[in-house]
RNA sequence: GGUAGAGUAAAUAUUGUGCGUUAAGUGUCGUAGGAUGGGAUGUUGCCUGCGAACGAAAACCAUAUUAGGUUGCGGUGCAAUAUUGCGUCCACUACU
Repeated sequence: GGUAGAGUAAAUAUUGUGCGUUAAGUGUCGUAGGAUGGGAUGUUGCCUGCGAACGAAAACCAUAUUAGGUUGCGGUGCAAUAUUGCGUCCACUACU
C1' cells in the first nucleotide's frame, strides 16, 4: 500500500412490570439547545425545553357511598433478550 473485520445513537419484535383511560403519554408543525462507533467532524436519524394545532374504548364485579378489583384499550413509560445498525477522515484487529 491492498483485502477483510470489530465497534454508536437508535429502530423492530417478544416477555415482564408500570402509567393513563376524570387524558397525560405517543404522534405532527415551529423554535432554542444537547448527546451520538476509539478520536475529529457531521444530519434528512435521536433526545430535551417552550409554543401551536389535532386527538381516544371502554366494560364488568363489589359496595349504602367512596376507596377497591378484573378484563380491555393507548400508534403509552421503563427494563431485559434477540435481530438490524454511522456519511467523511484518522485510528484499532487479522491477513497479505

The RNA shown here (THF (Tetrahydrofolate) riboswitch aptamer) has 96 nucleotides and comes from Peptostreptococcaceae bacterium pGA-8.